The RNA shown here (transfer RNA) has 73 nucleotides and comes from a marine sediment metagenome. Model confidence (mean pLDDT): 80 of 100. It matches the Rfam family "tRNA". It is annotated as a transfer RNA. Its family is annotated with triplet codon-amino acid adaptor activity in the Gene Ontology.

[in-house]
RNA sequence: GCUGACAUAGCUCAAUUGGCAGAGCACCUGAUUUGUAAUCAGGCGGUUGUUGGUUCGAUUCCGACUGUCAGCA
Numbered sequence: 001g002c003u004g005a006c007a008u009a010g011c012u013c014a015a016u017u018g019g020c021a022g023a024g025c026a027c028c029u030g031a032u033u034u035g036u037a038a039u040c041a042g043g044c045g046g047u048u049g050u051u052g053g054u055u056c057g058a059u060u061c062c063g064a065c066u067g068u069c070a071g072c073a
Base pairs, nucleotide, nucleotide: 001072002071003070004069005068006067007066010025011024012023013022019056027043028042029041030040031039049065050064051063052062053061
């Protein structure tokens, strides 16, 4: 330099052929316990990397950019 993949909650990851953004862990509160852990119940947490386009509607489709990874040279 060329090609491809990926970017979603603090972390690990879902979410389809475009239609309400979710789970587990972590964190907070409560119950249980002499206390802690474990367990149980509830809760908090997101400008879906940035920007523009298509559309009634974009995490999803298209372009550019940024970053990471892989392959080729």